[in-house]
C1' cells in the first nucleotide's frame, strides 16, 4: 500500500511552548481564534474495538494493546474520500 467486517448524533481538558489561521475537498452557511485558536509536549480524563480478569453469561472491569477528549467526520448540497478497531494475507 491493497482486501473483508464493524463503527463514525454518547463520552471526556488543564498547564507549558508556539504564533495565524483552523473546523476534509468544492459551493453556501455556521462556528473556533491575539482573552492565543490550529499544532506540539506533559499530566489528566473518556471510552469496552481486541486481549486478560470477574461473575448472575451478557454484563462488568481502564490491568495490557489501540483509539479519542468544541459543535454528528460542525451543518446542507455535490462528488470523492477519510478516520478508528478487528481479521486474514
Nucleotide at each position: 500500500g491493497a482486501u473483508u467486517c464493524a463503527u463514525c448524533c454518547a463520552g471526556a481538558g488543564a498547564a507549558u511552548c508556539c504564533g495565524a489561521g483552523g473546523g476534509u475537498c468544492c459551493u453556501g452557511g455556521c462556528c473556533c481564534g491575539a482573552u492565543g485558536a490550529c499544532g506540539a509536549u506533559u499530566c489528566g480524563c473518556c471510552a469496552a474495538c481486541c486481549g486478560a480478569c470477574a461473575c448472575c453469561c451478557g454484563u462488568g472491569c481502564a490491568c495490557g494493546g489501540u483509539g479519542g477528549c468544541a459543535a454528528u467526520g460542525c451543518c446542507a448540497g455535490g462528488g470523492a474520500c477519510g478516520a478508528u478497531g478487528a481479521a486474514a494475507g